[in-house]
RNA sequence: CGGGAGCGAAAGAUGUCUGCUGUGCCUUAUGGGUGCAGAGGAAAGUCCGGACACCUUGGGCAGGAUACUUCCUAACGGGAAGCUGCAGCAAUGCAGAGAUAGCUCCACAGAAACAAACCGCAUGGUGCCCGUCUGGCGCCAUGCAAGGGUGAAAUGGUGGUGUAAGAGACCACCGGUGCCAUUGGCGACAGUGGCAGCCAGGAAUGCCUUAUCCGGUGCAAUGCCAAAUAGGGAAGCAAUGGUGAGCCCACACCGCUUCUGGGUAGGCAGCUUGAGCCAGAGCGUGAGUUUUGGCCCAGAGGGAUAGACAUCGGUCCCGGCUUGCCGGGACUACAGAAUCCGGCUUAUUGAACUCCCGUGGA
Numbered sequence: 001c002g003g004g005a006g007c008g009a010a011a012g013a014u015g016u017c018u019g020c021u022g023u024g025c026c027u028u029a030u031g032g033g034u035g036c037a038g039a040g041g042a043a044a045g046u047c048c049g050g051a052c053a054c055c056u057u058g059g060g061c062a063g064g065a066u067a068c069u070u071c072c073u074a075a076c077g078g079g080a081a082g083c084u085g086c087a088g089c090a091a092u093g094c095a096g097a098g099a100u101a102g103c104u105c106c107a108c109a110g111a112a113a114c115a116a117a118c119c120g121c122a123u124g125g126u127g128c129c130c131g132u133c134u135g136g137c138g139c140c141a142u143g144c145a146a147g148g149g150u151g152a153a154a155u156g157g158u159g160g161u162g163u164a165a166g167a168g169a170c171c172a173c174c175g176g177u178g179c180c181a182u183u184g185g186c187g188a189c190a191g192u193g194g195c196a197g198c199c200a201g202g203a204a205u206g207c208c209u210u211a212u213c214c215g216g217u218g219c220a221a222u223g224c225c226a227a228a229u230a231g232g233g234a235a236g237c238a239a240u241g242g243u244g245a246g247c248c249c250a251c252a253c254c255g256c257u258u259c260u261g262g263g264u265a266g267g268c269a270g271c272u273u274g275a276g277c278c279a280g281a282g283c284g285u286g287a288g289u290u291u292u293g294g295c296c297c298a299g300a301g302g303g304a305u306a307g308a309c310a311u312c313g314g315u316c317c318c319g320g321c322u323u324g325c326c327g328g329g330a331c332u333a334c335a336g337a338a339u340c341c342g343g344c345u346u347a348u349u350g351a352a353c354u355c356c357c358g359u360g361g362a
Base pairs, nucleotide, nucleotide: 001358002357003356004355005354006353012312013311014310015309016308017307018306020038021037022036023035024034025033026032027031040334044345045344047343048342049341050340051339052218053217054216055215063214064213065212066211067210068082069081070080071079072078083096084095085094086093087092097209098208102207103206104203105202106201118148119147120144121143122142123141124140125139126138127137128136129135156174157173158172159171160170161169175199176198177196178195179194180193181192182191183190184189222269223268224267225266232260233259234258235257236256237255241254242253243252244251276295277294278293279292280291281290282289283288313332314331315330316329317328318327319326320325321324
C1' cells in the first nucleotide's frame, strides 16, 4: 500500500426559564409545594421462534416449514464448532438430504436430449456407366457410437487385443462410482487395503420421496366494575288516576311509582421482577452454562418523555493575516416505546480500536 475478519460506542455537553407522564413526601387538600425517575441499538420491518390469554371431543388425510454433522437454547427457519465441494496466492467467503422409487422437463442448434444412424465406415443383394480394373455413380437390407458435424450437455481417457467394419466387447494403466474390510473421529467424514466393467447426462428454488416439527386466534387476547337514554323482567298503584308542570284553568299524552337482569359509553386490572441487568469466579475451543454479590432501570392510552434562549464543543466552506490564530456561514446520523422476551433483516453519522493475510512496495 492492497485485501480480509471482528469487538464495541451512539455526536453532543452545561446552565436558565416554561411545560408533560409516573411516583414518594408535605400541606391551609377536587388545589398547591417539593424530591426522584422518564426511549433505542435498532424502540423499525412484523420475517421466524416462544411466554401469556381465550377457543378447540379424539384420530387420520390434506397443508405448511426445515434439510451435511455434532452441539447451544424455553424454542427457532437463530447461533457455535466442525465436514465436504467451489472461488481465491492467502487471510477468508459462498453452498449443502435423495436423480439405482416413479413421472415430467431440458431453450437455440442438431438426425437424435436418453437407451440416438444426418454425414460417415463395413458386409450382402441389385441397377447403370466404363470396357477389364482391388473401377465409378446409385438403390435396398443389415451391422457399427471409431471419425465428422450440432450443442451448455451426445454414454470416461490413453494404448493394445479383436473384428467385415467397430465398440469396456475384452485386456493393462489412469480417473470416477458403488460395495466390503480395517484404522482415526461422538459424528458428518478422512486414510489404507481389496472387490465389481458398475461408467446411460442434468434439473428436486419441477411434481415427488424420505426424516423431523407444526391445532387456531392474538393484549383490539382475557377478567372485573359500570352511567345517562331506549328496550326487557318483577311487584305495587291506577280511569274520581298519572305525566308534561309548583298551584288553578285550558290543552296534549296514556300509563305511573319502586326494584331489577343484560349490553353500551366510561373506568380498573392484565402492565411490566423479567428465559432481567451489572460485576467477579468455575466449566466449555465456542455458542453458552453454573454459582456468588449487587441493582430495580419508561409504563403512556386523544397516547407523556418536550420547547425556547445563552455559553462551550465537533466537521466542512469562505475571508483575513502574524501560518495557527481570528471573524463569518452551513451542517451536527438513522430514528422514536405501546403485553413481554429470544433472534433475523433493514436504516444510520463522523470517526476510533483489535487481529489476520499478501503471488505487494521501500
Predicted 3D model of a 362-nucleotide RNA (Bacterial RNase P class A) from a Candidatus Cloacimonadota bacterium. It matches the Rfam family "Bacterial RNase P class A". Its family is annotated with dimeric ribonuclease P complex, ribonuclease P activity and tRNA processing in the Gene Ontology. The family's RNA type in Rfam is ribozyme. The source organism's lineage runs through Bacteria, Pseudomonadati and Candidatus Cloacimonadota. The sequence was found by an Rfam model in a public genome assembly.